c-di-GMP-I riboswitch aptamer from an Alphaproteobacteria bacterium, 107 nucleotides, folded computationally. It was read from a public genome assembly, where an Rfam model found it. Taxonomically the source falls in Alphaproteobacteria (Bacteria, Pseudomonadati, Pseudomonadota). Rfam family: c-di-GMP-I riboswitch aptamer. Its family is annotated with cyclic-di-GMP binding in the Gene Ontology.

RNA sequence: UCCACGAAUUGGCAAACUACUGAAAACAGUAGGACGCGAAGCCUCCGGCCUAAACGGCGUAUCCUGAACGAGUGCAUGGAUCGCGGCAUGGCAGCGGGGCCACCGAA
Numbered sequence: 001u002c003c004a005c006g007a008a009u010u011g012g013c014a015a016a017c018u019a020c021u022g023a024a025a026a027c028a029g030u031a032g033g034a035c036g037c038g039a040a041g042c043c044u045c046c047g048g049c050c051u052a053a054a055c056g057g058c059g060u061a062u063c064c065u066g067a068a069c070g071a072g073u074g075c076a077u078g079g080a081u082c083g084c085g086g087c088a089u090g091g092c093a094g095c096g097g098g099g100c101c102a103c104c105g106a107a
Base pairs, nucleotide, nucleotide: 005105006104012037013036017032018031019030020029021028022027035094041100042099043098045097046096047095048092049091050090055086057084058083059082061081062080063079064078068073069072
C1' cells in the first nucleotide's frame, strides 16, 4: 500500500411515533424523536414485498342512452357510477443478491 475483517477512537445515519407538506395509494420530504445500523452512503440490474391511479376484464348492481317491436315494454348497443378481481408505468436500497464510491486501523 492492497484485499479481507470489525476491536478501539473520532465522527455519521435515524425505526416506531408526532406535526406539516406532496401523492389516488403504497410511500416520500422537512422538523422533532432514537429502534437500531460497520456502509442504515448512492444506484431498481435480478429476485421478493407493498400499492393499484391509468388501462383493460367481469357483474342477477344503479342511472342515462334508445336499436327493436307488441307502443310502453325494454335483458340491442353505447356511456357513467359502484363493486370484484388483474396489471407497475408507482414505491421499498432499514428484505436479500448485485453494481459504484467511501472514514478509521487492533487482532